[in-house]
Molecule: Bacterial RNase P class A
Organism: Candidatus Polarisedimenticolia bacterium
């Protein structure tokens, strides 16, 4: 001095003018769409709507099936599919990183294409001629040798994403865990660890290939809708019930009566009251909350306990904006190195409310007894 890994913080800053959206407090011959005053008014992701809740209406005796979801220990939380710690396994020279990381000897199925064979096996090239068989040749008659057939073998070559433990040595007729040594592997058992799991002996010649983001199977968990949730208040119109009055000359019909004419009852219909249900609208939920800063304790840590201090939007067609000054960041030109002129300056925006994940994002700056290369001391 480069080149890197891990985390973490900001996300212009101060001032004028001019507006918006709640709240609070006053003022008035004038109470309104009035008018001053104070004071609050986007995010680190307010996003994606992917997981876990709180809240709130719905359904709910139990118990099982079927579906869905999770899937290595061990902690943390309200709770998670989150986050810590760690284990094991792949990457990295190292800081470090990633892992749907139960079970394939319960069962079923699947394994293209090449290959002999893709799973209780098999032999395409190739190796071998030890035993048997025939044929030929040589013979010192004792046998030797070459060829074929059956036959042995899986070392070697090929094939393949994969080939029946791997390397070496000694073996054989070639050969082979056939021996034997290191590796890996099953099983026992001792130690350490809460545990995943390491590690050590021992013993077994090796005894079951892959695929569970195939179906299953284990072991755990899940009821469903989501503030347009869901409470309350409530017009105008229509259309429900209840009364009451009218009911004439005024529908109709009973009853007094042989008939009218009267009375009497009921009754469509109208007009008034009340009482309930839903709609427009409104009020509530609505934001003080698993809340935020600091500090002190406990834990490797995630987080957890105490103490103190703060209060920080709540609006519904829906505000939080625009402009100018100054300074400050960056890039470009100039330069009389005091400076000057010109441009940039992201992502994206709350709509019940947490806790997390995921993703977007100009620029800055900070941190590690962090890693590795080089040089110098």
């Nucleotide at each position: 001095g480069g080149a890197g890994c891990g985390g973490a913080a900001u996300g212009g800053a101060c001032g004028g003018u001019c507006g918006c959206c709640g709240g609070c407090c006053g003022c008035c011959u004038g109470c309104g769409c009035g008018c001053g005053g104070c004071g609050g008014g986007a995010g680190g992701a307010a996003a994606g709507u992917c997981c876990g809740a709180a809240c709130u209406c719905c359904a709910c005796a139990g118990g099982g099936c079927a579906g869905c979801g999770u899937g290595c220990u061990g902690g943390g939380u309200a709770a998670c599919g989150c986050c810590c710690a760690g284990u094991c396994g792949g990457g990295g020279u190292g800081a470090c990183u990633c892992g749907a990381a139960g079970g394939a000897a319960a069962g079923u199925g699947c394994c293209a294409c090449a290959g002999a064979a893709a799973a209780c096996a098999u032999a395409c090239c190739g190796c071998c001629g030890a035993a048997g068989c025939g044929c030929c040749c040589c013979u010192c008659c004792g046998g030797g040798g070459g060829c074929g057939c059956u036959g042995g073998c899986a070392a070697g070559g090929g094939u393949g994403a994969a080939a029946a433990g791997g390397u070496g040595c000694g073996g054989u007729a070639a050969g082979a865990g056939c021996g034997c040594a290191c590796c890996g592997g099953g099983c026992c058992g001792a130690c350490g660890g809460u545990g995943a799991c390491g590690c050590c002996g021992g013993u077994c010649g090796c005894a079951u290939g892959g695929u569970a983001a195939a179906c299953c199977c284990c072991a755990c968990g899940c009821g469903g809708a989501g503030c347009a949730a869901g409470a309350c208040c409530a017009a105008a119109u229509a259309g429900g019930g209840a009364g009451g009055c009218u009911g004439c000359c005024a529908a109709g019909g009973g009853u007094c009566g042989g008939c009218c004419c009267g009375g009497u009852c009921c009754g469509a219909g109208g007009c008034c009251u009340c009482c309930g249900g839903g709609u427009a609208g409104g009020u509530c939920g609505c934001u003080c909350g698993a809340g935020c800063c600091c500090g002190c304790g406990g834990g490797c840590a995630a987080c957890c306990g105490c103490g103190g201090g703060c209060c920080c939007a709540g609006a519904u067609g829906a505000a939080u904006g625009a402009c100018c000054g100054u300074c400050g960041c960056c890039c470009c030109g100039g330069c009389u190195c005091g400076c000057c002129g010109g441009g940039g300056g992201a992502c994206a925006g709350a709509a019940u409310u947490c806790g997390g994940c995921u993703u977007a994002c100009a620029g800055u700056u900070c941190c590690g007894c962090c890693u590795c290369c080089g040089a110098c001391a």